The RNA shown here (Glycine riboswitch aptamer) has 107 nucleotides and comes from Rhizobiales bacterium GAS113. The RNAcentral record of the sequence draws on Rfam. It matches the Rfam family "Glycine riboswitch aptamer". Gene Ontology term of the family: glycine biosynthetic process. The prediction has a mean pLDDT of 80.
RNA sequence: UCGAUCCUCGCGGGAGAGACUGAAGCGGUUGCGCCAAGCGCUGCCGCGGAGGCGCCGAAGGCGUAACCGCCCCGGAAACGCUCAGGCAAAAGGACCGCGAGGAGCUG
Numbered sequence: 001u002c003g004a005u006c007c008u009c010g011c012g013g014g015a016g017a018g019a020c021u022g023a024a025g026c027g028g029u030u031g032c033g034c035c036a037a038g039c040g041c042u043g044c045c046g047c048g049g050a051g052g053c054g055c056c057g058a059a060g061g062c063g064u065a066a067c068c069g070c071c072c073c074g075g076a077a078a079c080g081c082u083c084a085g086g087c088a089a090a091a092g093g094a095c096c097g098c099g100a101g102g103a104g105c106u107g
Stems, first nucleotide, its partner, number of pairs: 002107001005103009018053001020052002025047005031041004054087003060083001061081003067075003
């Protein structure tokens, strides 16, 4: 000095699964009742989102294994479980590519 590896940051790409159902509450409006202001009931529309059912796996978490190690034991997945998370958009997103900074080590 170069390359590989690890960490952080920035940029780009990035899947899957219900725009399911729908309580309370709020707003608008028609009609009716009382009628002073207004209030109550009701049909419709909008916002809203409790709860319920169904589903997904690529944040995280847990389990397990090929395999690896310092071999008592430990590490370990894109496999499994779905606690969490997610199922229009947005956000997030394992992982991949590029750039910058840092680390330490092998060639």